[in-house]
The prediction has a mean pLDDT of 84. This is a predicted structure of a 1200-nucleotide part of an RNA (large-subunit ribosomal RNA, half B) from a Minisyncoccota bacterium. The RNAcentral record of the full RNA draws on ENA. Its Rfam family is "Bacterial large subunit ribosomal RNA".
Context: one part of a larger RNA
């Protein structure tokens, strides 16, 4: 020093983020007594208060025993009596009260950093489920659910209980609905295309028909959720019940609110307290309260969280002493991290920007031991924070694709019969009205007759079907003709008649589909009965129930974070959020090209045939002044002046009058195949360009012309679709498929273009890497910041400069907030405290001065000074601040924002939860709340505080000098001068004097106290010496009350003083350069708590190692060794070592307890009184050889 523990004067929480931690309270012992508030159960041992041991007697119950007289035991009650500091005497054993937040309660959790407000929890609520039940595992067979049955089971959601749960149904979800629209396989049915005889097959196309789902219409909030804004307005001023306006699916409703939610904010008032950023009542502009992710209450309960009283205490003022265990010493045994090499020093400087190792300069004799931890960017662990990786992994969702499950229609499995309803087709029959026409003319063909007693014409009724004209059927009556061919008209001629055929529709037949009933045989049966059979299996039979469903396969559409596999870009003065990404034009660009940057500045993703093309003539803008009708500042008109300032489809720049600008005229060269030759690019690519031959336009011709005044106006590959044409395979031919040329589809705009097809979280994190990159900190810098200087325009009654100072200019510091990406990501630990503390000075005081707008007194200001000093509290994690009461002040800053191998851990920065508030949702918040491992390190090496060994100094013992180095260094008050100067008075002094005193510092330890675990006494309880008496051990030294010595502060004592020297502001004397002034140039002086000195302490390792006595080979010495302490971790150091008081014992004293045991008296006893101020006693002081300190050893120099 550390850990465990005893006690501590005064104070009592001032300590701290916080009473953490100790203390105390405390008998589930009696006896009394208990509020509020309540769910009437609680709250309740609430709180408060008093007893309490040990004799002795008495009195009730009840045992026992008994020679019947009585005696004893338990309990309780009640009475006298006694002893202590203190009677539950120890030991065991809640502190407690008042408020608020959460959560109702008991209960549950993150084994190992979170015990909770997290979960659970009775209760409410919505919704599925009627049983082979839903749900849930499984690929099934089969389990669970349950041997239950809707008072049951599942799954959400809230969370006892009062008292309540408002609005919106537009989105999203779920329910229900079935017209109509969308829709897959399928079926049908009709082309085509290849081939073949054909039948058929192959490939293909449309139509039509078909579920589910989708859209479509409602319902549905205790479903997911959602609940506005701007503006006037009242007779003071506010405010606005009131108007008005726009929007929405509706605009927050009771209640609650700066709250576990309030940024602003330490909101405002009030209590609370000297003092409150905390705490509670209020208020309500609710950043961003709100009603079953419930809303406000609320007894009770909580190892929750949060404020304030009592008692309490070493938490602190402020530490002291003591016990044990460790440290250290000696004997034994004996690790570990660590470890480039060390022969491993300050400072200052330099350097990958913090140096034991590099320059300089200083210091320094060699080795250990015992302490501290300020370095060694100490160790430990390839940073977890942050960035990166076409890394990972786990969660999400309306990112992509997939798919489990569910679900849908078709199919097989899968039959029969019947009703109805459709499709095709096959037989009959019926049906067909423009106009003009006799008239209701489907259509072409054929054609001159055809029908008619098997009953024409006609007329009656009645059905059909109508375009209202009729046509067609059926029954009647009737009894003999009807109707065409010709003419009219018509595109077309006769239903006279026959054929094929359309359009519509009616009947049968067939083949087919759809919806329904029924059947019973597939099939299903966890119905029941009888058999295998001793069997809740299982199988057969038998009934009976379902039954062509259901179940399963196969094919198919939807549904499908349920489950997987991916993807979610780069630049970037970290990263995100923002911006950007190809292309063209200027500047940057430093007069060839070319040249970044999150540098300044603008375009582009076209357009033009009514040319803006060609080509071939001509023409020239545009601005100012004048003059002229409407007519203006500008329309058209004339002059004159100027000259390119104007035009070019758009952007900038070049360039254009001989125009490339502007206006006619014919016109397509905005062609084809080509192309020496250049430039320009890594590269794909990208530009120019004569000339050649084709055919063609304007020119009279030369000639121009292969778009456009130049420079932007864009997309590789691959894939398929297209035209074109050959060219290639499929033995030929066809048919197909592949090629070749041409053009066409990408805001593949992250534009050299990862896929046809892709978005998020991660604090639950992983891993590789990065000082290549961010937060700390250091480097560098110096906007910002801090300081000062200069000018001086005002201010200051006047007056720039007492004091201030506008615009402006100039530096210095390196303390903020940045820039910057330089060490360090294979780790430099982060805020504020505490504890220790060092420097600077831009001084807060305290000490000198100058100036004043200095009267004294208090002050402003500026210079000069860093010795010393620089407070205690409230609140908040807080620096910081405000507060409160002091004070001579209550200083700024640095030192890795000094100090975490020193301490702490309240904030901040990991898991848990909770609140707003953003997200659909994982989850997110420099937004709030509560909780959350500071862990391991024994110090090698420097440092630094002791301590010893060695060796130097010739060998000693004393006693010194002092180079040099370290310590100290403060300040107030009063009282006297003197109420004097000053002042009108209030007020009030310099200079000098004395005194008290507050801090700091040193040493003692009479004193006053504290501790004293080997002293002395009381005392519980229990065991032990047989028993009594006395005593002894064990409960914290058992508890309690004193205390010798040591140590020790609160306690005594001292000290911080005075002088001297040289100086700093600054103040003079003498004096000149420059006949004068001038402290100054020579010279000489005054002048501060500063600086040397004086004071104290180390100090010759002061390697210059000093001096000055004294002894020494006839060896001085000195050491082991032994007794000790006024020393001590060991060493050392002191006091001894028989010629001896070192120690220990004896003995007397001081002291400290307090009157021992024995014994006698006194009382029934507890007890009390006397011998007796008694008996006991550590370390204390003196005297005393009784014991021990014997006895031996060992080492040792220069001269001469």
């Nucleotide at each position: 020093u550390c850990c465990u523990c005893g006690u501590u004067a005064a104070g009592g929480a001032a300590u701290u983020c916080g009473g953490c931690a100790a203390a105390a309270c405390a008998g589930u012992g009696g006896c009394c007594g208990u509020a509020a508030c309540u769910u009437c159960g609680g709250g309740a041992u609430a709180a408060g208060g008093c007893c309490u041991c040990c004799c002795c007697a008495a009195a009730u119950a009840g045992g026992g025993c008994u020679u019947c007289g009585g005696c004893u035991c338990u309990a309780u009650u009640c009475g006298g009596g006694g002893u202590g500091c203190a009677a539950u005497u120890a030991a065991u054993g809640a502190c407690u009260u008042c408020g608020a937040g959460c959560g109702a309660c008991u209960g549950u959790u993150u084994a190992a950093c979170a015990a909770a407000a997290a979960c659970a929890c009775a209760g409410g609520u919505c919704u599925c489920c009627g049983c082979a039940a839903a749900c849930u595992c499984g690929c099934a067979a089969g389990a669970g659910g349950a041997u239950a049955u809707a008072u049951g089971g599942g799954g959400g959601c809230u969370g006892a209980c009062g008292c309540c749960u408002g609005u919106c149904c537009a989105g999203u979800g779920c329910c229900a609905g079935a017209a109509c629209g969308u829709u897959a396989a399928g079926a049908u049915u009709c082309g085509g295309u290849g081939u073949g005889a054909a039948a058929g097959c192959u490939c293909u196309g449309a139509a039509u028909u078909u579920a589910a789902g989708c859209g479509c219409u409602g319902g549905u909030g205790a479903a997911c959720g959602a609940c506005a804004g701007c503006a006037a307005u009242a007779a003071c001023u506010a405010u606005a019940a009131u108007u008005g306006u726009u929007c929405u699916a509706a605009g927050g409703u009771a209640g609650c609110g700066a709250a576990a939610u309030u940024c602003c904010u330490u909101g405002u008032c009030a209590u609370c307290u000297a003092a409150u950023u905390a705490g509670u009542g209020a208020c309500g502009c609710g950043c961003a309260u709100g009603a079953a992710a419930g809303g406000c209450g609320u007894a009770a309960c909580g190892a929750c969280u949060u404020g304030a009283g009592g008692a309490c205490u070493g938490u602190c003022u402020c530490a002291a002493c003591g016990a044990g265990g460790a440290a250290c010493c000696c004997g034994g045994u004996g690790a570990a991290a660590u470890u480039g090499c060390a022969a491993u020093a300050a400072c200052g400087g330099u350097g990958a920007a913090g140096a034991u190792g590099c320059c300089g300069u200083u210091u320094g004799c060699c080795u250990a031991c015992g302490g501290c931890u300020a370095g060694a960017c100490g160790a430990a662990a390839a940073g977890a924070c942050c960035c990166c990786a076409u890394g990972a992994a786990g969660c999400u969702u309306u990112a992509c694709u997939a798919u489990a499950c569910u679900u849908u229609g078709a199919u097989a499995u899968u039959g029969g019969u019947c009703u109805a309803c459709g499709g095709c087709u096959u037989u009959g029959g019926a049906u067909g009205u423009u106009c003009a026409g006799u008239a209701u003319a489907a259509g072409u063909g054929g054609g001159a007759g055809g029908c008619u007693a098997u009953g024409a014409u006609g007329c009656u009724u009645c059905g059909a079907c109508g375009c209202c004209a009729g046509u067609c059927g059926a029954a009647g009556c009737g009894g003999a003709g009807c109707c065409a061919c010709a003419a009219c008209a018509u595109g077309a001629g006769a239903u006279a008649c026959c054929a094929c055929u359309c359009u519509u529709u009616c009947a049968a037949g067939g083949c087919u589909g759809u919806a329904g009933c029924u059947c019973u045989a597939a099939c299903c049966u966890a119905u029941g009965a009888c058999c295998g059979u001793a069997a809740u299996c299982c199988g057969g039979u038998c009934a009976g129930g379902g039954g062509a469903c259901a179940g399963u396969g196969u094919c198919u559409g939807a549904c499908g974070g349920g489950u997987a596999g991916u993807u979610u870009a780069a630049c970037u003065g970290g990263g995100g959020c923002g911006g950007u990404u190809g292309c063209c034009u200027c500047c940057u660009a430093a007069a060839g090209u070319g040249c970044a940057a999150c540098g300044g500045a603008g375009g582009c993703g076209u357009u033009u045939a009514u040319a803006a093309g060609g080509u071939c003539a001509g023409c020239u803008a545009g601005g100012u002044c004048c003059g002229g009708a409407u007519g203006g500042a500008a329309a058209u008109c004339g002059g004159a002046c100027u000259g390119a300032u104007a035009g070019u489809g758009c952007a900038a720049a070049g360039a254009c009058a001989c125009a490339a600008g502007c206006u006619g005229g014919c016109u397509u060269a905005a062609c084809u195949g080509c192309g020496a030759g250049a430039c320009u690019g890594a590269u794909g690519g990208g530009u120019c360009a004569a000339g050649c031959a084709g055919g063609u336009g304007c020119g009279a011709a030369a000639g121009c012309a292969g778009a456009a005044c130049u420079u932007a106006g864009u997309g590789a590959u691959c894939c398929g679709a297209c035209u074109u044409u050959c060219g290639a395979u499929u033995g030929u031919a066809g048919u197909a498929u592949c090629g070749a040329a041409g053009a066409a589809g990408c805001u593949c705009a992250a534009c050299a273009g990862a896929u046809a097809a892709a978005a998020g979280c991660u604090a639950c994190u992983c891993u590789g890497g990065g000082g290549a990159u961010a937060a700390c900190a250091g480097g560098c810098u110096a906007g910002u910041c801090g300081c000062g200087c200069c000018c001086a325009a005002g201010c200051g009654u006047c007056c720039a400069u007492a004091g201030c100072g506008a615009c402006g200019g100039c530096g210095c510091g390196g303390u903020u907030c940045g820039g910057c990406a330089c060490c360090u990501c294979g780790a430099u630990g982060u805020c504020g405290g505490c504890u220790c503390a060092u420097c600077g000075c831009a001084u807060c005081c305290u000490g000198g001065g100058g100036g004043u707008g200095g009267a004294g007194a208090a002050g402003c200001u500026c210079c000069c000074a860093a010795g010393g000093g620089u407070u205690u509290g409230g609140c908040u994690g807080u620096u910081c601040g405000c507060c409160a009461a002091u004070u001579a002040a209550a200083g700024c800053g640095g030192u890795a924002c000094g100090u975490g191998a020193g301490c702490u851990g309240g904030g901040u920065u990991c898991a848990a939860a909770c609140c707003g508030u953003c997200g659909u949702g994982a989850g997110a918040c420099a937004g709030g709340u509560u909780g959350g491992a500071c862990u391991c390190c024994u110090a090698u090496c420097u440092g630094u505080c002791g301590u010893a060994g060695g060796c130097g100094u010739g060998g000693a013992u004393a006693c010194u000098u002092g180079a040099a180095g370290a310590g100290c260094g403060u300040c107030u008050u009063u009282u006297c001068u003197a109420g004097u100067a000053c002042g009108a008075g209030a007020g009030g002094a310099c200079c000098g004097a004395a005194a008290a005193g507050a801090g700091c510092a040193g040493a003692c330890c009479u004193c006053u106290g504290g501790u004293g675990u080997a002293c002395c006494a009381g005392u519980u309880g229990u065991u032990c010496c047989g028993c009594c008496a006395g005593g002894a051990g064990c409960a914290u030294c058992g508890c309690u009350g004193g205390g010798u010595a040591g140590c020790u502060a609160a306690g005594u004592c001292u000290g911080u003083a005075a002088u001297g020297g040289a100086u700093a502001a600054a103040c003079g004397c003498u004096g000149a350069a420059a006949g004068c002034a001038u402290a100054u140039a020579a010279g000489c002086g005054u002048g501060a708590a500063g600086c040397c000195a004086u004071c104290u302490c180390u100090g010759a390792g002061a390697u210059u190692a000093g001096g000055u006595a004294u002894c020494a080979a006839u060896a001085a010495g000195a050491c082991u060794c032994c007794u000790g302490a006024u020393a001590g971790a060991u060493g050392a150091u002191c006091a001894g070592g028989u010629u001896g008081a070192u120690a220990g014992g004896g003995u007397a004293c001081a002291g400290g307890u307090g009157u021992a045991a024995g014994c006698g008296c006194a009382g029934u006893a507890a007890u009390g009184c006397g011998u007796u101020a008694a008996g006991c006693c550590a370390a204390g002081u003196a005297c005393u050889a009784c014991u021990a300190a014997u006895a031996a050893g060992u080492c040792a120099a220069a001269u001469g």